């Protein structure tokens, strides 16, 4: 010193937190789709659920 592997009260899963749970990562994992490149569009979740923020309609 190099290589591989194991690794958590560690990190990740397109917009904030929170409970379950699934999957990925060890310095990577991850950072949506369309597009004539001007630009347009969905979604606060990898799922199931609260709870906030945003937009809409309606009613006082």
């Nucleotide at each position: 010193c190099c290589c591989g592997g194991c690794g958590a009260u560690g990190g990740c899963g397109a917009u904030g937190g929170g409970g379950c749970u699934c999957g990925c990562c060890g310095a990577a994992a991850c950072c949506g789709c369309c597009u004539g490149c001007g630009g347009g569009c969905u979604g606060a979740u990898g799922g199931c659920u609260c709870c906030u923020a945003c937009c809409g309609a309606c009613c006082a």
A computed fold for a 60-nucleotide RNA, annotated as Fluoride riboswitch aptamer (crcB RNA motif).
The coordinates come from a structure-prediction model, not an experiment, and the mean pLDDT is 78.